[in-house]
RNA sequence: GGGCACUUAACUCAGCGGUAGAGUGCUGUCUUCACACGGCAGAAGUCACAGGUUCAAAUCCUGUAGUGCCCA
Numbered sequence: 001g002g003g004c005a006c007u008u009a010a011c012u013c014a015g016c017g018g019u020a021g022a023g024u025g026c027u028g029u030c031u032u033c034a035c036a037c038g039g040c041a042g043a044a045g046u047c048a049c050a051g052g053u054u055c056a057a058a059u060c061c062u063g064u065a066g067u068g069c070c071c072a
Base pairs, nucleotide, nucleotide: 001071002070003069004068005067006066007065010024011023012022013021018055026042027041028040029039030038048064049063050062051061052060
C1' cells in the first nucleotide's frame, strides 16, 4: 500500500428497513447476626462519526476513524 471482517448498555453479544433487546454486572429493597446465594423493583444507549437513499435507517449506499485477520 491492497483485500476482507467487525464497531449496538459498564462487559459479552443478539437484532439486518417499521416501538432498541438479552445475559452478566450496577442501584434500591426483602431475606441473614453479617456476607454470599436467592426473590422483587429500577436505572443505564448520540446503535463509532459524517453525508446520502427512503414515508420511515442500528439495518441499505458512500466517505472518515478505530480494531482484528490475510496478501505484498